Predicted 3D model of a 339-nucleotide RNA (Bacterial RNase P class A) from a Lachnospiraceae bacterium. A source record names the gene rnpB. The model forms 94% of the base pairs in the Rfam consensus. Its Rfam family is "Bacterial RNase P class A". The family's RNA type in Rfam is ribozyme. Lineage of the source: Bacteria > Bacillota > Clostridia > Lachnospirales > Lachnospiraceae. Its mean pLDDT, the model's own confidence on a scale to 100, is 76.

RNA sequence: CAAGAGGGACGGAUGGUCGCGGGCGCGUAAGCGCGUGAGGAAAGUCCGGGCUUCAUAGGGCAGGGUGCCGGAUAACGUCCGGUGGAGGCGACUCUAAGGAAAGUGCAACAGAGAAAAGACAGCCUUUAACGAGGUAAUGGUGAAACGGCAGUGUAAGAGACUACCGCCGCUGCGGUAACGCAGCGGGUCAAUGCAAACCCCAUCCGAAGCAAGACCAAAUACGGGAGAGAUACGUCUGCCCGGCGUUCUCCCGGGUAGGUCGCUCGAUCCGCAGGGUAACCUGCGGGCUAGAUAGAUGAUCAUCCAAGACAUAACCCGGCUUACAGUUCCUCUUGCUUU
Numbered sequence: 001c002a003a004g005a006g007g008g009a010c011g012g013a014u015g016g017u018c019g020c021g022g023g024c025g026c027g028u029a030a031g032c033g034c035g036u037g038a039g040g041a042a043a044g045u046c047c048g049g050g051c052u053u054c055a056u057a058g059g060g061c062a063g064g065g066u067g068c069c070g071g072a073u074a075a076c077g078u079c080c081g082g083u084g085g086a087g088g089c090g091a092c093u094c095u096a097a098g099g100a101a102a103g104u105g106c107a108a109c110a111g112a113g114a115a116a117a118g119a120c121a122g123c124c125u126u127u128a129a130c131g132a133g134g135u136a137a138u139g140g141u142g143a144a145a146c147g148g149c150a151g152u153g154u155a156a157g158a159g160a161c162u163a164c165c166g167c168c169g170c171u172g173c174g175g176u177a178a179c180g181c182a183g184c185g186g187g188u189c190a191a192u193g194c195a196a197a198c199c200c201c202a203u204c205c206g207a208a209g210c211a212a213g214a215c216c217a218a219a220u221a222c223g224g225g226a227g228a229g230a231u232a233c234g235u236c237u238g239c240c241c242g243g244c245g246u247u248c249u250c251c252c253g254g255g256u257a258g259g260u261c262g263c264u265c266g267a268u269c270c271g272c273a274g275g276g277u278a279a280c281c282u283g284c285g286g287g288c289u290a291g292a293u294a295g296a297u298g299a300u301c302a303u304c305c306a307a308g309a310c311a312u313a314a315c316c317c318g319g320c321u322u323a324c325a326g327u328u329c330c331u332c333u334u335g336c337u338u339u
Base pairs, nucleotide, nucleotide: 001335002334003333004332005331006330007329008328009327010326012304013303014302015301016300017299018298020037021036023034024033025032026031039310043321044320046319047318048317049316050315051209052208053207054206063205064204065203066202067201068082069081070080071079072078083097084095085094086093087092098200099199103198104197105194106193107192120139121138122135123134124133125132126131147165148164150162151161152160166189167186168185169184170183171182172181173180174179213261214260215259216258222253223252224251225250226249227248228247232246233245234244235243236242268287269286270285271284272283273282274281275280305308
């Protein structure tokens, strides 16, 4: 210098004017002043947790999630470290990675044959020939062909036998473990693939969600109770008594409008120190950083530049996923050149 790999930061700046939502102060009030006000994803709402209400003696079924090992965490399908596998010269990246002799199912087309199979071509033996028998090395089909390859052997062949590789088992060593390495044994190594097919095993999960929910609570609204009623009206009932209602007073109740809380101080953020490979944890010091309820964060002017992407909180937090103009930093790899 070129081509790459991994990780991080920023996301127009400064000032003026006018506005909007909270807060504080002053003011009887109108209002004035001060200070503050979106993101790395606030997004998708896909996981996990806090919180709330309901339910709750305990257990199970059903249903759903997860699925190599160890760790982190409030928890997770997240993260960290490792193992096996795949890719790359490499930095590094990817991996939904339990069980297929528990059972069931499926394997299109092609092909002889698709699971304890089978012989189309071929090879060999025999026959005059048709045919019969042996065989599975070779060819062909397929995503996949009942280990590979070389030799021995044979009529031709074949784990039939032998070496190596693979596979299975045992033992030893290393590792917390997944697993790795070494040695020995096994040819009765016939049993392929699919579990993101049912299923089995292990493990986890009660449901609904802040419009959750809690509290206060108006009336010429509603319900219940007690009492007062000299009269009046309605009704039971044609009349009397009586009852009930209409009326008034008091008490109680659910609860609408409305209001308050939930609501933002929190598994919080920043810095330092210590522990740990790391995720993360502990200690000390410091900071307070939107809280609306029809829902604020905008408009405009000036100057500058690289000319500004994706996108706007609504209970909170940890993740994941997706979108993103451009700027910038760090570490590493490979190749070339120069000294």